A computed fold for an 81-nucleotide RNA from Phaeocystidibacter luteus, annotated as transfer RNA. Its Rfam family is "tRNA". Its family is annotated with triplet codon-amino acid adaptor activity in the Gene Ontology. The sequence was found in a public genome assembly. Taxonomically the source falls in Phaeocystidibacter (Bacteria, Pseudomonadati, Flavobacteriales, Phaeocystidibacteraceae).
RNA sequence: GCCCAGGUGGCGGAACUGGUAGACGCGCACGACUCAAACUCGUGUACCACUGGUGUGCGGGUUCGAUUCCCGCCCUGGGCA
Numbered sequence: 001g002c003c004c005a006g007g008u009g010g011c012g013g014a015a016c017u018g019g020u021a022g023a024c025g026c027g028c029a030c031g032a033c034u035c036a037a038a039c040u041c042g043u044g045u046a047c048c049a050c051u052g053g054u055g056u057g058c059g060g061g062u063u064c065g066a067u068u069c070c071c072g073c074c075c076u077g078g079g080c081a
Base pairs, nucleotide, nucleotide: 001080002079003078004077005076006075007074010026011025012024019064027045028044029043030042031041032040046054047053048052057073058072059071060070061069
């Protein structure tokens, strides 16, 4: 240099053909249980403002609508020279 795969909450990881982003698990916080803990169970867990916006590596494009499609760039892993 060329080719392929990937980048999504604190972490892992879904979202199949564009149509409610964050399922599920881990972690964390609070509560229940307990003499106390562990285990187990329940609720919550992106950001800003308050009842509406923003957010999927970064920047642009297409579209009524983009994590998803197109272009450029960055980063990670693999392959070829």